Record summary
Predicted 3D model of a 73-nucleotide RNA (transfer RNA) from an uncultured Patescibacteria group bacterium. Rfam family: tRNA.
RNA sequence: GCUGGGGUAGCUCAGUUGGUAGAGCAUUCGCCUGAAGAGCGAAGGGUCGCCGGUUCGAGACCGGCCCCCAGCA
Repeated sequence: GCUGGGGUAGCUCAGUUGGUAGAGCAUUCGCCUGAAGAGCGAAGGGUCGCCGGUUCGAGACCGGCCCCCAGCA
């Protein structure tokens, strides 16, 4: 340099054909317990890598850039 995959919550990852973003773990609170753990329930937590474009509407589609991984040279 070329090709492919990826970047979404503190972490690991979903998100279907474009319709206003979720799960598990973790954290906090409650129930339970003599207490703790486990279990059950609830809550908080998001510029969806960045900048543009298309669209009534973009995490998703298009262009450019940045970063990570693998392969080729």